[in-house]
RNA sequence: GGAGUUGGCUAGGCGAUCGCUGUGUGGCGUGUCUUUGACGCGCACAUCAUGGAGGAAAGUCCGGGCUCCAUAGGGCAGGGUGCCAGGUAACCCCUGGGGGGCGCGAGCCUACGGAAAGUGCAGCAGAAAGCAGACCGCCUGCGAUACUCCCCGGAGUAGGCAGGUAAGGGUGAAAUGGUGCGGUAAGAGCGCACCGCGCGACUGGUAACAGGAGCGGCGAUGGUAAACCCCACCUGGAGCAAGACCAAAUAGGAAUCCAUUAGCUGCGGCCCGCAGUGGAUUCGGGUAGGUCGCAUGAGGCAGGCGGUGACGUCUGUCCCAGAUGAAUGAUCGUCCACGACAGAACCCGGCUUAUCGGCCGACUCCUUUU
RNA sequence: GCGGGUGUAGUUCAAAGGCAGAACGGCAGCUUCCCAAGCUGCAUAUGGGAGUUCGAUUCUCCUCACCCGCUCCA
Numbered sequence: 001g002g003a004g005u006u007g008g009c010u011a012g013g014c015g016a017u018c019g020c021u022g023u024g025u026g027g028c029g030u031g032u033c034u035u036u037g038a039c040g041c042g043c044a045c046a047u048c049a050u051g052g053a054g055g056a057a058a059g060u061c062c063g064g065g066c067u068c069c070a071u072a073g074g075g076c077a078g079g080g081u082g083c084c085a086g087g088u089a090a091c092c093c094c095u096g097g098g099g100g101g102c103g104c105g106a107g108c109c110u111a112c113g114g115a116a117a118g119u120g121c122a123g124c125a126g127a128a129a130g131c132a133g134a135c136c137g138c139c140u141g142c143g144a145u146a147c148u149c150c151c152c153g154g155a156g157u158a159g160g161c162a163g164g165u166a167a168g169g170g171u172g173a174a175a176u177g178g179u180g181c182g183g184u185a186a187g188a189g190c191g192c193a194c195c196g197c198g199c200g201a202c203u204g205g206u207a208a209c210a211g212g213a214g215c216g217g218c219g220a221u222g223g224u225a226a227a228c229c230c231c232a233c234c235u236g237g238a239g240c241a242a243g244a245c246c247a248a249a250u251a252g253g254a255a256u257c258c259a260u261u262a263g264c265u266g267c268g269g270c271c272c273g274c275a276g277u278g279g280a281u282u283c284g285g286g287u288a289g290g291u292c293g294c295a296u297g298a299g300g301c302a303g304g305c306g307g308u309g310a311c312g313u314c315u316g317u318c319c320c321a322g323a324u325g326a327a328u329g330a331u332c333g334u335c336c337a338c339g340a341c342a343g344a345a346c347c348c349g350g351c352u353u354a355u356c357g358g359c360c361g362a363c364u365c366c367u368u369u370u
Numbered sequence: 371g372c373g374g375g376u377g378u379a380g381u382u383c384a385a386a387g388g389c390a391g392a393a394c395g396g397c398a399g400c401u402u403c404c405c406a407a408g409c410u411g412c413a414u415a416u417g418g419g420a421g422u423u424c425g426a427u428u429c430u431c432c433u434c435a436c437c438c439g440c441u442c443c444a
Base pairs, nucleotide, nucleotide: 001366002365003364004363005362006361007360008359009358010357012335013334014333015332016331017330018329020052021051022050023049024048025046026045027043028042029041030040031039032038033037054341058352059351061350062349063348064347065346066239067238068237069236073272074271075270076269078235079234080233081232082231083097084096085095086094087093098112099110100109101108102107113230114229118228119227120224121223135169136168137165138164139163140162141161142160145158146157147156148155149154150153177195178194179193180192181191182190196218197216198215199214202211203210204209243292244291245290246289253283254282255281256280257279258278263277264276265275266274285443286442299318300317301316302315303314304313305312306311336339371440372439373438374437375436376435377434380394381393382392383391388424396412397411398410399409400408417433418432419431420430421429
């Protein structure tokens, strides 16, 4: 200098003017009372003060808080997770480690329990596709087969029959160990060496797992569980339109169906159990106003300590959107690297997806120079 | 905001791991003096991207689009 890996931060800046919205203070109006005042409510009031979207606010894919339904109960079914250890309120998350795959490397990816319980599946091709099998081929034997050769009763070739083989060919995603040597009629773990595979005393490690004396010739034990299934662990349902309160309003109505001591509802798979008691659907009627839930939280920032790390703990400090037709904008000036994806709606922890760029740290490879 | 569902030819629906089909529609030809009807033939799709599997419309994950339901008296 070039190429790359990885962790984190940021998300146009500044100024002026005019708006929107929460809170506070003040003002004005109004109501009540114990009336120079206090409390409540409202304001399209303010030369007032102060706060005002995100890293994903998104998808709603997981987990929790919170609320209601039994105080959340028992069993079956269903669902989820799936190498090991830890972190956490919890997790399909995170951290560290192991196995496997990719990369020269930094590093990245990994649904990664069980196919030596059982059931199923594998189209086409191919001889054979699941307690294997033999199409071509190779080899041996046999003859009242045919042809050829010669030293005339032997040999060879082709074909037939009976066997032996799994070297070689060909099919497939996949063909039941691989390579080499020996061996054999031809072959074959038939024998041997190396590699692979299975069992494995023992050793290391919390564990996953790693190493491995020795044993086994290997048709044992092929693949598929994001097929059923088995094993281990987890799992009650609904969701802030949950739910609580105030106010207003009335036809506490009508029809159909089911049930009437067992059913139905809470309970949205079933049974038991608990509680309550008629329930479901359609039509019709009324109100469509307000308050709480609703932002002090598993909170942020800084520092110390423990831990490889996720994280935990202690001290100090800060208060940082809260709407309900729903706010965070518009115009102008100026600067530059010309500004992406996108906008809260009960709240957090994650994951995933979208994203113009800029900055910082750590590391790897190549080339050159010293 | 919360919950649920569906994506297959132009349209309405099948296929449920093994060559993606049917009806209507479209286009071309035949028939007819012309049109309709009829007959023959052709074209057109699994919303998109990954993964599992030998093989995915089907199984799993991510993503996109569309549709439906949910206030109170009660």